[in-house]
The prediction has a mean pLDDT of 83. The part of an RNA shown here (large-subunit ribosomal RNA, half A) has 1683 nucleotides and comes from an Opitutales bacterium. NCBI's taxonomy places the organism under Bacteria, Pseudomonadati, Verrucomicrobiota, Opitutia, Opitutales. The sequence was found in a public genome assembly. It matches the Rfam family "Bacterial large subunit ribosomal RNA". Rfam links the family to the GO terms structural constituent of ribosome and ribosome.
Context: one part of a larger RNA
């Protein structure tokens, strides 16, 4: 380490349970709201975080009823109370009811701020407090009242109504898109979704200008039929009536007009108009009018109301506390009783008619509401005729034209209805309609109104039920759930139930730092029920025991099997382990084909996909049958399920025809012909099943489209308003001045000056380079370099513009980490010819990858092939024989073409020749004919084999045919053969044909889908026999025979041209004992160095010749060699040797040619056969065949039995197992132990079943039927749990730690001390935004803190924020918001005047010190100031008529403003000196010119004051809306080196006889004994100089062009109103409201998911260096970055 068993942990499945859901039915109710709703905020308890209740009268108050003993909510506890004088509790009615919200006094960032009027409390008075009222619109009334006389608009006042909200239903207005049409535009989806307005308990519709053809009906609505009919329709997809019939329910009415009366008005005095009362209301026309009769009724809105009920609390009520027994407990068991108008249900310690609550049956209301209502009052209100001269009967209407809509109906032949534009009647002898239109004939009476019921819906209330769920289910939500959490927002949106009968919730003891955890003890039936709790599965993780395991190569199993261990019923037994051996490449999906290195799954548990409704069709079964059947509805019912009625209607019983029509026939036709379709054959209703259509339709999955829905400009783009920021250095424009110069200019120089989308460079801003990072520190950063840095600059705050839209110095950039159309919700379950997934078993059969068509090619339809049923009954295949047609293979050249050689040679070329004619030559080209030899898919004089067709025979199985139900298949692959394409390439492609794979296992081929095996696997066998292929070992079977190979050829699943004395066989030929071939020895000569050439050329550079002689033989020389010779050698000859030696051709097997990547290899070892060829005989060898036994289907058979079949994907057909629930068996069973969990004997062909043991502690089988949320391993499935990676990476700036002490159980990390290091224009100090208690103290250490922790920004408790002057409101306005009236728009709403809000701006009064654990310009001390108000004093003005004074609107001034530059004054601050105090021990220096510290102080008041600005007084006036003494303007006088006035930093004095500070002392407290805190006392210097700002004077000055908010406030003027006292100064009083105030704030507290190297506006900012805020080092102060 493996397997097994045992025992645990983790985890939370399963079972059981249910407080919660869900679907229905019935009843009730269908609203609430200015008398302030719905919904909230904040409060409210003795202690109170949440929920519930309630509202400052606050878990409640009053009263009337019920009820009758306890109570103070969920919810314990402590404390304290209430209650028979009737509590708590339930019900009716009252009271109170903060603030927000329609929100309504004004405002507003909802739950807040600020008012006015009247009345009241209170104060000396203001302020403050309490109560009531105060919005707008519409309508009505009253009053008033412009331009404009009357009037109207308007204004004021008064009264009523409205506003908002709520689930669906209803009506109207506006109105999509996806989708379907296999594309798409008419069309569809659909008048749907969505938006808006309005109404009610219902709404809408409604009493015919109707329907439509009947012997007619008689308002509307709903329902079942009619009917998927008539129709409409790119006549596509689809859409789809009506009449009529059956039912539910039924209900009818009022005006206008004619005419009459009265009132008013007008007038041309005829009349007309108008109001009101009467009259009158319709189609068989009616009414007025004339005339006759007749009556005061029936009926009746509305109001009141006895009585009878109902609702809102309740009350009464039978029957075992029986016995036995088990048990913790009885309701179980046993025995004995009782009630029953009650045996529904629930509870009680297990299962209860009789224990409890209830149930059945009865009873009940002070109060409120309500149904039916007799009765009373009572607006109103009658009927019937006759006559017909006249009058009336709904006008911008009907109709018509054009454009639309709606009717089922898309413009069509399109009526009828509605109407946007235009036109425009008639008047009962009228008018409309009857599907274009006309006629006739019928039906009705428009242009006014009202109307119940039957119908739709259910948020809320009450009751009941379920073959509905039971905690991953059922609502999202059984629980503090629309919560936590996410998002700026609209919006999105979880998880999470169970101790026990009863807390009896573990006293006490022990371990430990333990509030952790555990062990005892105790409770309990049980604690392995201990609060992390019922049961307690699996993954996963330990421990113990048995066996095995460290030479071994493995889809881990299976078959065989030794040894060891163990159990019992001791046996041929069971269990565990498993040395060793044989065989053996998972599953799913998708594919021609997967171990595939193609897809999917980490594991386990739970969830997870062909359903339902309607219609149709087929099959099975059942009922009835020439018939079958009801629908809606009604009645009844035990309220579950049914039963009865209901025949409207449907299907069938008759067809044919376009139809009229005829009819067992009919149509065609001239036909009595022929032909077509019929006549023959039973249907119909229900149940179940197969399939289809329509619906989301088997499940999951888009990118997208649309919404007159919404949310977003806190990011970012641009714009508007108002504020802020930019160290320092450099350059030196114009202008000006001076000088020169000119007639004057120009021009030049110097000086002054300080311009610039100038320059260098920090802050700031941007983002060019490189690197790092890239599971980051960071979802864009860090480091470094770099661009701009007075400008088209950067930035804060507040606003504006947005989705086919915004904004864009333009990149399709940006619009909240999202952009070629944001986000969110809805249509929506869009659609997906596409991918993936689709869950138990067995049995039988079993495909296709082809044709045709297709906007078709990976889809579909029909056919083909499969299955199943019915019918037929020998038809099929195969074989044999016979009869056929053919034009392929082959062959051929007769045709058509191609094509080689030759003879002949027309014709032509070339050469010669030529006056012409006629010629000559030719190794040039060449037709025709002929000879020889050929070629062809689109040649054929010919021509098979097969195949195909037909006939006959045989053939009872691979049968076939016809008609029905159901499919799947339309990607094929390889191999052989015949072809095409390609290169006679491809594991290529495309046809034909056969086989196999596909869908096929077995044997062989080492291994392999397709190759081989006349091999096709139902199951079993340790039987037999063969096929392919094999027989040395691995490895079953031959070490057989004869040859060949020597290359390991065989044996790289490739080999060639070419080469070679390899070797075997065969054949031909030459030489050879007269001596061959080879070898060895010798010779190899002479003329001559042949001639020529040449410097030379002697056999051997080259040319020519190549003779002759001697010889056995010897070349005028085969090769090497020399300058040339020489030399060596060969040919040739002889000798030695002694038998074969050469040259070719054909052929078998070999050799070379022969190069690849990790180490090689024939499968390996090895092999000389165990290679190759040939031959013979044995043997091995498969799931084949045979044998034995068994299962199942079919056939035959009476049976016994016999025979045959049984591989299988898509797919068809059949038979079963299991799960949940229901019914029956008044289920069996069950605390003596159900379900579940676990082990498991055993059974079955399988799905599965299962005795028994353990656990468990309350339910629950079987059987027969029924109904389904009915079976999982896969969907990158969903949820949870647990693994692996892995004790691995990491622990977030490399500014840095170390030592000692303390605390503590424990210290790198906490505290203290010391040393060291880092920042220091910050990493220090102060604000704003934002956060919202993080602040301080005490205690704690589970979790959070990237380690630790005694510590914390953590947890718990307690504490903490103090204002007339600071900031905001009670003052003002900007951009912009809202917006009375108004304008516009279907609606919603948009714009906008007056107004009203709105700071980032304007206005506005306090400083220093001290103090707390935590606050301070807020408290305290001291010293100030502002506003209002009162009193007193002083001064002024006025006092009876507007003149003091005040107020309101108005006039005027001021308020009031850019940028840049530069000089000066001053101050903050710093430094030095002086002065004061303290120190100076040791090692080196030093005793002074040393070191350290201190040397300080505000607002305010007064004086002074660098400077800056400025004339003063009088008169006039066509201006400033009226006026003006003001402003403006004009004029006169005076003054002008100035004075005066205004302003002004600052200085000085007071403030300050104070405070602070330094030194010294130390009441007292604490202590770790070192020291620390500290009241109080005493004492000291408190001067000078230098530098010097970006601060201040200064909103100044100068320059400049781009010309630089508004209002309040303040001053002044006088018009109007009030008006008798009032103004100013001083003094003394009084009053001064609301909100913020803690803490962080370049960050651990904000924005970035984090205690995150990022981002974040303003301000102060010391020393040395230096131009500087650069840089480096330091101070104060803060840190060492939580391993």
């Nucleotide at each position: 380490g493996g397997c097994a068993a045992u025992c645990g942990g983790c985890g939370g499945a399963u079972g059981c349970c249910u407080u919660g859901g869900u679907g229905a039915c019935a009843g009730a109710a269908g609203g609430c709201g200015a008398u302030g709703a719905a919904g909230g905020a904040c409060g409210u308890g003795a202690c109170u975080a949440c929920c519930u209740g309630c509202g400052a009268a606050a878990a409640g108050u009053c009263u009337c009823g019920g009820g009758g003993a306890g109570c103070c909510g969920g919810a314990a506890g402590u404390a304290g109370g209430c209650u028979g004088u009737g509590a708590g509790c339930c019900g009716g009615g009252a009271a109170u009811a903060u603030c927000c919200g329609a929100a309504u006094g004004g405002g507003g960032a909802a739950a807040c701020c600020c008012g006015c009027u009247c009345g009241g409390u209170g104060u000396a008075a203001u302020g403050a407090c309490c109560g009531a009222g105060c919005a707008g619109u519409u309508u009505g009334g009253c009053a008033u009242g412009a331009a404009u006389u009357c009037a109207u608009a308007g204004u004021g006042u008064u009264a009523a109504a409205c506003g908002g909200u709520g689930a669906a239903c209803c009506u109207g207005c506006u109105g999509a898109a996806a989708c379907g049409a296999a594309a798409c535009a008419u069309c569809c989806a659909a008048g749907u979704a969505a938006g808006c307005a309005g109404a009610g308990g219902a709404g809408a519709a409604g009493a015919a200008a109707g329907c439509g053809a009947a012997u007619g009906c008689g308002a509307u609505u709903c329902u079942c039929c009619g009917a998927g009919u008539a129709g409409c329709g790119g006549c596509g997809a689809g859409c789809g009536a009506a009449a009529g019939g059956g039912g539910a329910g039924a209900a009818g009415u009022c005006c206008a007009a004619a005419c009459c009366g009265c009132g008013g008005g007008a007038u041309u005095u005829a009349u007309c108009c108008u109001g009101u009362g009467g009259g009158g209301u319709u189609g068989u026309a009616g009414g007025a009018c004339c005339u006759g009769c007749g009556a005061u009724a029936a009926c009746g809105a509305a109001g009141g109301a006895a009585g009878c009920g109902a609702a809102u609390a309740g009350c009464u009520u039978a029957g075992u506390a029986c016995u036995u027994u088990u048990g913790g407990a009885a309701a179980g068991u046993u025995g004995a009783g009782c009630c029953g108008g009650a045996g529904a249900g629930g509870g009680u310690g297990a299962c209860a008619g009789c224990c409890c609550c209830g149930u059945g049956a009865g009873c009940g209301a002070a109060a409120u509401u309500u149904g039916c209502a007799a009765c009373c009052u009572g607006a109103g209100g009658a009927g019937c005729g006759g006559g017909u001269a006249u009058c009336c009967u709904g006008a911008g209407u009907a109709g018509c034209a054009c454009g639309a809509g709606a009717u089922a109906a898309g413009u069509g032949g399109a009526a009828c209805c509605u109407u946007g534009u235009g036109u425009g009647a008639a008047u009962c002898u009228g008018c409309g309609c009857a599907a274009a239109c006309u006629a006739c004939u019928g039906c009705g009476u428009a242009a006014g109104g009202c109307u119940a019921a039957a119908u739709a819906c259910u948020a809320c209330c009450u009751g009941u039920c379920g073959a509905c769920c039971g905690a991953u289910a059922g609502u999202g939500a059984a629980c503090a759930a629309g919560u936590a959490c996410c998002g700026u927002g609209a919006g999105g949106g979880a998880a999470a139930g169970g101790u026990g009968a009863a807390a009896a919730g573990a006293a006490c003891c022990c371990c430990u730092g333990u509030u952790a955890g555990g062990g005892g003890a105790g409770u309990g039936a049980a604690a392995c029920a201990g609060a992390a709790a019922c049961u307690g599965a699996a993954a996963c993780c330990a421990a113990u025991u048995g066996c095995c395991u460290a030479u071994a190569a493995g889809c881990g199993g299976u078959c065989g099997g030794a040894g060891c261990c163990u159990c019992u019923u001791u046996a041929u037994g069971g269990g565990g382990u498993g040395a060793c051996g044989g065989c053996g490449u998972a599953c799913c999906u998708u594919u021609u084909g997967c171990a595939u290195u193609a897809u999917g799954g980490g594991u386990c548990c739970g969830g997870g996909a062909g359903u339902u409704a309607u219609u149709g069709u087929c099959u099975a079964c059942g009922g009835c049958a020439a018939g079958c059947u009801u629908a809606a509805g009604g009645a009844u019912u035990u309220a579950c399920g049914g039963u009865c009625c209901g025949g409207a209607g449907g299907c069938g019983a008759a067809g044919c025809g376009a139809a009229a029509g005829c009819g067992a026939g009919u149509c065609u036709g001239a036909a009595c012909a022929g032909g077509g379709c019929g006549u023959c054959c039973a249907g119909u209703c229900g149940u179940a099943g197969g399939c289809a259509a329509c619906a989301g339709a088997c499940c999951c999955g888009a990118a997208g489209c649309g919404g007159a829905g919404a949310u977003g400009a806190u990011c970012u783009a641009c714009c508007c308003a108002u504020g802020g920021c930019c160290a320092g250095g450099c350059u030196g424009a114009a202008a000006c001045u001076u000088u020169g110069g000119u007639a004057a200019a120009a021009c030049a120089a110097a000086g002054c000056g300080g311009a610039g989308g100038g320059u260098c460079g920090a802050a700031c801003u941007a983002a060019c380079u490189u690197g790092u990072c890239u599971u980051g520190a960071g979802a864009a950063a860090c480091a470094u370099c770099u661009g701009g840095a007075u400008g088209a600059g950067c930035u804060g705050u507040g606003g504006g513009u947005c989705g086919g839209a915004g904004c864009g110095a333009a990149a399709g950039a940006c619009u909240a980490a999202u952009c070629a159309a944001a986000u969110u919700c809805c249509g929506u379950g869009a659609u997906a010819g596409c991918u993936g997934g689709u869950u138990c078993u067995c049995u039988u059969c079993g495909a296709a990858a082809u044709a045709u068509a297709u906007u078709g090619a990976g889809g579909u339809a029909u056919a083909g092939c499969c299955u199943u049923g019915u019918a037929c009954g020998u038809u099929a295949a195969a074989c044999a024989u016979c009869g056929g047609g053919g034009g392929u293979a082959g062959a051929g050249c007769a045709c058509u073409g191609a094509a080689a050689a030759g003879c002949c040679g027309a014709g032509g070329g070339c050469c010669c020749a030529c006056a012409c004619c006629a010629g000559g030559g030719u190794a040039c080209c060449a037709a025709c004919u002929c000879u020889u030899a050929u070629c062809a898919a689109a040649c054929u004089c010919c021509g098979a084999a097969u195949a195909c067709c037909g006939a006959u025979g045989c053939g009872u199985a691979c049968u076939g045919u016809a008609c029905g139900g159901g499919a799947g298949u339309c990607a094929g692959g390889c191999a052989g053969u015949g072809g095409g394409g390609g290169a006679u390439a491809a594991g290529c492609u495309u046809c034909a044909u056969u086989g196999c794979c596909g869908a096929a296992a077995g044997g062989g081929g080492a291994a392999g889908a397709g190759c081989c095996c006349a091999a096709g696997a139902u199951u079993a066998c340790c039987g037999a026999u063969u096929a392919a292929g094999g027989u040395c070992c691995c490895u079953a079977a031959a070490u057989a025979u004869g040859a060949c190979c020597a290359a390991g050829u065989g044996g790289u699943u490739u080999u060639a041209a070419g080469g070679a004395g390899g070797u075997g066989a065969a054949u031909u030929u030459a030489c050879a004992c007269a001596g061959a071939c080879a070898a060895u020895a010798g010779g190899g000569a002479u003329g001559u160095u042949g001639g020529c050439u040449u410097a030379g050329a002697g056999g051997c550079a080259g040319c020519c010749a190549u003779c002759a002689u001697u010889u056995a033989a010897a070349c005028a020389g085969u090769g090497c060699g020399u300058a040339a010779c020489a030399g060596c050698u060969g040919a040739c000859c002889u000798a030695u040797c002694a038998a074969g030696u050469g040259a070719a051709u054909u052929u078998g097997c070999g050799c070379c040619g022969a190069a690849g990547a990790a180490g090689a290899u024939c499968g390996g070892g090895a092999c000389u056969a165990a290679g190759u060829c040939a031959u013979a005989u044995a043997c091995c060898g498969a799931a084949g065949u045979c044998g034995u036994a068994a299962g199942u289907u079919c056939g035959c058979g009476c049976a016994a039995g016999c025979g045959a079949g049984c591989g299988g994907u898509a797919g068809a057909a059949g038979a079963g197992c299991g799960u949940u629930c229901c019914a029956a068996c008044g289920u069996a069973g069950g605390a003596u132990g159900a379900a579940g969990u676990u082990c498991a004997a055993g059974c079955g062909g399988g799905a599965g079943c299962g005795a028994g043991g353990a656990u468990g502690g309350a339910c629950g089988a079987u059987u027969u039927g029924g109904a389904a949320g009915u079976g999982a391993g896969a969907a990158u499935c969903c949820g949870g749990a647990c693994a692996u990676g892995a004790g691995u990476a990491a622990c977030g700036a490399u500014a840095a730690a170390c030592g000692g002490g303390g605390u503590g159980g424990a210290a790198a990390u906490c505290c203290c001390c010391g040393u060291c290091g880092c920042c220091g224009a910050a990493a220090g100090g102060a604000c704003a935004a934002g956060g919202u208690u993080u602040c301080c103290u005490u205690g704690g250490g589970a979790a959070g803190g990237u380690u630790c922790g005694u510590c914390c920004c953590c947890c718990a408790a307690g504490g903490g924020u103090g204002a007339g002057u600071c900031g905001g409101g009670a003052g003002c306005u900007a951009a912009g918001u809202u917006g009375a009236g108004g304008c516009c728009g279907u609606a919603a709403g948009g714009c906008g005047u007056a107004a009203u809000c709105g700071a980032u701006g304007c206005a506005c009064a306090a400083c220093u010190g001290a103090u707390u654990a935590a606050u301070a310009u807020u408290u305290c001390a001291g010293u100030a100031c502002u506003u209002a108000u009162u009193u007193a004093u002083a001064a002024g003005c006025g006092u009876u008529a507007u003149u003091a004074u005040u107020c309101a609107a108005g006039g005027a001034a001021u308020g009031a403003c850019g940028a840049a530059a530069g000089u000066g004054g001053c101050u903050a601050c710093u430094u030095c000196a002086g002065c004061g105090u303290a120190c100076g021990a040791u090692c080196g220096a030093a005793a002074g010119u040393g070191u350290a510290c201190g040397u300080c102080c505000a607002a305010g008041u007064a004086a002074c004051g660098a400077g800056a600005c400025u004339g003063c007084g009088g008169g006039g006036c066509a201006g400033g809306u009226a006026a003006a003494u003001c402003c403006g303007u004009u004029u006169c006088g005076c003054a002008u080196u100035a004075a005066g006035g205004u302003u002004g930093a600052g200085u000085u004095a007071c403030g300050a006889c104070g405070g602070g500070u330094c030194g010294u002392u130390g009441c007292g407290g604490c202590u770790u004994c070192g020291g620390c805190c500290a009241a109080g006392g005493c004492g000291g210097a408190g001067u000078g100089a230098a530098g010097g700002a970006u601060g201040u004077c200064g909103u100044a000055u100068u320059u400049u062009c781009a010309g630089g908010a508004a209002a309040a406030g303040u001053u002044u003027c006088g018009u109007g109103a009030a008006g008798a006292g009032u103004u100013u100064a001083u003094a003394a009083g009084u009053a001064a409201c609301c909100c913020g105030u803690a803490c962080c704030g370049g960050a651990a507290a904000c924005c970035g998911a984090c205690a995150c190297a990022g981002g974040u506006g303003u301000u102060c900012g010391a020393g040395a260096u230096g131009a500087a805020u650069a840089u480096u080092c330091u101070a104060a102060g803060g840190c060492g970055c939580g391993u």